[in-house]
RNA sequence: GAAGUCGGCCGGGCAGUCGCUGCGCAUUGUGCGUGGAGGAAAGUCCGGGCUCCAAUGGGCAGGGUGCCAGGUAACGCCUGGGCGGCGUGAGCCGACGGAAAGUGCCGCAGAAAAUAUACCGCCGAUGGUGGCCGUCAGGUCAUACAGGUAAGGGUGAAAUGGUGCGGUAAGAGCGCACCGCGCCGGUGGCAACACCGCGUGGCAGGGUAAACCCCACCCGGAGCAAGACCAAAUAGGGGGGCAUACGCGUGGCCCGCGCGGCUCCCGGGUAGGUCGCUUGAGGUACUUGGUGACAAGUAUCGCAGAUGAAUGGCUGCUCUCGACAGAACCCGGCUUAUAGGCCGGCUUCCACU
Repeated sequence: GAAGUCGGCCGGGCAGUCGCUGCGCAUUGUGCGUGGAGGAAAGUCCGGGCUCCAAUGGGCAGGGUGCCAGGUAACGCCUGGGCGGCGUGAGCCGACGGAAAGUGCCGCAGAAAAUAUACCGCCGAUGGUGGCCGUCAGGUCAUACAGGUAAGGGUGAAAUGGUGCGGUAAGAGCGCACCGCGCCGGUGGCAACACCGCGUGGCAGGGUAAACCCCACCCGGAGCAAGACCAAAUAGGGGGGCAUACGCGUGGCCCGCGCGGCUCCCGGGUAGGUCGCUUGAGGUACUUGGUGACAAGUAUCGCAGAUGAAUGGCUGCUCUCGACAGAACCCGGCUUAUAGGCCGGCUUCCACU
């Protein structure tokens, strides 16, 4: 210098002016001061706080997670490690428990996709058949009908461990050596796992569990329109007192009883209002512990809170000419969108000293 890889940051700035809105003060027409979107405020996909409801415990059903260890309030997140794959490398990717518990499924092609089987092949050791020879015991040659075989070919994403030697009629873990695999033992590691073994077994029998299933662990439901408080008008409810003059009902009639009246009290709901509402697993800096995620301590800061719902318009100057996008109870993550720019670690290659 080029190419790459990982991580972090910024997301126009300044001024004037006119508005909107939370809060404070002065004052009640208002004025002054001060605060006023994001890294994703988004998707609402996970996890928690908070609120109400439910709830003895355990089990079933259902859902989720799934190598190991740690972090955390918690997680499906993060950190570190293991294993597998990709890359020369920095580094990246992985739902990564169990297929020798059971069941299911495996398109096309192919003989066969799983209790195996045999299309082209290979095979005369065995039976059959035929020829020849024969001293009539048989021998020999041929033949793939019965049969043996799975070396080779072919199909497929995948074909019942691989290579080699022996062996055989041809073959085959049939035997052996090495590699691989299982089991056992040892060593290291908290563990996942790794390594070692003149240990042991000829091999245990294809794939698929984001198929059922098995194993381990976790999970009560609904959500700020949660929920709590204050509380009109109108209508209605409950209770007390007064009046029982009058009307209605009950009844054939009277008394009585009930309803209607006046007045006081009580509670529920609606409109409306208040709270919940932003000081919180908070930000910044330093120190300490830790490989790290993170934790602890000290100092310091005050940083939107609306409810028809504010955060904007215009002008000027300037630069690298400005992307995606707008809070609605709050927080931790993940995912997705994002013009342009800046900083740092590391890797590979080239050149020069």
Bacterial RNase P class A from Spiribacter sp., 353 nucleotides, folded computationally. The model forms 93% of the base pairs in the Rfam consensus. RNAcentral holds the sequence, with entries from ENA. The gene name in the source record is rnpB. Lineage of the source: Bacteria > Pseudomonadota > Gammaproteobacteria > Ectothiorhodospiraceae > Spiribacter. Model confidence (mean pLDDT): 78 of 100.